About this RNA:
This is a predicted structure of a 395-nucleotide RNA (Bacterial RNase P class A) from Marinibacterium sp. The RNAcentral record of the sequence draws on ENA.
RNA sequence: GCGGAAGGCUGGAUGGCCGCGGGCCCCGACCGGGGUCCGAGGAAAGUCCGGACUCCCUGAAGCAACGGUGCCGGGUAACGCCCGGGCGGGGCAACCCGACGGAAAGCGCCACAGAGAACAGACCGCCCGCAUCACGCGGGUAAGGGUGAAACGGUGGGGUAAGAGCCUACCGCGCCCCUGGCAACAGGGGCGGCACGGCAAGCCCCACCGGGAGCAAUGCCUAAUAGGACCCCCGCGCGGGCUGGUCCCGGAAACGGGAAACCGCCGCUAGGCCCGCUUCAGCCGAGAGGGGUCGGGUUGGCAGCUCAAGGCGUCUGGCAACAGGCGCCGUAGAAGAAUGGUCAUCCAUGGGGGAAACCCCGGGACAGAAUCCGGCUUACAGGCCUUCCGCGCAA
Numbered sequence: 001g002c003g004g005a006a007g008g009c010u011g012g013a014u015g016g017c018c019g020c021g022g023g024c025c026c027c028g029a030c031c032g033g034g035g036u037c038c039g040a041g042g043a044a045a046g047u048c049c050g051g052a053c054u055c056c057c058u059g060a061a062g063c064a065a066c067g068g069u070g071c072c073g074g075g076u077a078a079c080g081c082c083c084g085g086g087c088g089g090g091g092c093a094a095c096c097c098g099a100c101g102g103a104a105a106g107c108g109c110c111a112c113a114g115a116g117a118a119c120a121g122a123c124c125g126c127c128c129g130c131a132u133c134a135c136g137c138g139g140g141u142a143a144g145g146g147u148g149a150a151a152c153g154g155u156g157g158g159g160u161a162a163g164a165g166c167c168u169a170c171c172g173c174g175c176c177c178c179u180g181g182c183a184a185c186a187g188g189g190g191c192g193g194c195a196c197g198g199c200a201a202g203c204c205c206c207a208c209c210g211g212g213a214g215c216a217a218u219g220c221c222u223a224a225u226a227g228g229a230c231c232c233c234c235g236c237g238c239g240g241g242c243u244g245g246u247c248c249c250g251g252a253a254a255c256g257g258g259a260a261a262c263c264g265c266c267g268c269u270a271g272g273c274c275c276g277c278u279u280c281a282g283c284c285g286a287g288a289g290g291g292g293u294c295g296g297g298u299u300g301g302c303a304g305c306u307c308a309a310g311g312c313g314u315c316u317g318g319c320a321a322c323a324g325g326c327g328c329c330g331u332a333g334a335a336g337a338a339u340g341g342u343c344a345u346c347c348a349u350g351g352g353g354g355a356a357a358c359c360c361c362g363g364g365a366c367a368g369a370a371u372c373c374g375g376c377u378u379a380c381a382g383g384c385c386u387u388c389c390g391c392g393c394a395a
């Protein structure tokens, strides 16, 4: 210098003017206004996983069903996430990718092509026999050819009529043992002549996990009207109640005093109106009216609501994910839903002009909170930084 791999940061800046949402303070209060501070993201997105929180259901637990996860160890509140490792695959390498438990528990499937697709199979070829000019017929053979994603272990040697784990060495596979490792697994030794094709993102088996719904969850307050349930209508009785509201008196006001509502208790003569019955003043029944209490919840308001498994720095432990200690900061909270517009200068960037300085035009990636948090995935113009690998050149 060229080509590549991994990780991280940023993704317009400053100022003026106008405007919007929220907190606090002020203008005595409502209204209105002023000041000051704060006001989108790395993905706020998809709503795909995991939780917090709330309500519902439910003795706990277990089993069944259904759904999910799936090499091993660790991290975490938890996870299908993250870290480290193993194995397999790709790359010269840095590094990347992997639904990566079980196919000798059982069932099922394996298109097309091909003779044959799973207790095999003879199309061509090879060998033997018969027959023969020749075509051929019968048997043996899975070593060779051909088909296919896949052909019933592979390669070398022996063996044979030709062949064949028929025999043997190595490799593969299975079982047992030893060594290393927490483990996945790796290395070594012995035995077995091969019995065991693939698919579990087909059913299934094994292990582990999971109750349902979701902030439009949920809780509180609530005027008038209609509708519902219950109580009362007697007594110059007694006590509470004096304020959230009503009335009277005093006062400029703050407030003080009193009354009626209303609540509790007591009493007997048992209760205002109408009707009925009647034992005719009776603790009777029904109704209208008036008053009161309760309940439900439409609408509206408040809470939930943002301090959170929180961020940054540093130290300690750990390969790391992460954990712990200390210090500092604590940063939107709307509800037909704010976070915007414009101007100037600059910064990147595209096009044009110019020898150059510079000038003109365009124009700023994806997107955008809605209970919160941990992840994954997807979108993203451009710019910057760090580490590593390969090749070339120079010293």
Stems, first nucleotide, its partner, number of pairs: 001391010012346007020039008041366001045377002048375005053214004066210005071085005086100001087098004101205002106203002108199003123145002125141006153171006172194001173192008218303004228294006234267002237265004246259005268271001273287001275285002277282001310329008347364001349362005

It matches the Rfam family "Bacterial RNase P class A". It is annotated as a ribozyme. It is recorded under the gene name rnpB. Lineage of the source: Bacteria > Pseudomonadati > Pseudomonadota > Rhodobacterales > Marinibacterium.